RNA sequence: CGCUGCCCAGAGCAAAGCCGUCGAAAGACGGCGACGCAGAGCCACGGAGCUACCGCGGACCCCGUCCGCCACGCCAGCCGAGCCGCCAGC
Repeated sequence: CGCUGCCCAGAGCAAAGCCGUCGAAAGACGGCGACGCAGAGCCACGGAGCUACCGCGGACCCCGUCCGCCACGCCAGCCGAGCCGCCAGC
């Protein structure tokens, strides 16, 4: 340096749910909590997925409400690309 994660050590993260805060929502953050994770570390570049405040179009006579479309919002614990890294074995 590369491959592998059967075996060692010390650590690490934390799903669902509940509470609080933020947000239009998706979701995020903090606390509790552990389903799991050998990159469940970082990163929205490609694809998938989620949401639709604003905007656009439409329905209802209007107000307003509802419906459809839309990412500029999310998602790294869906997959791939990129970056960095612990231990062990070969």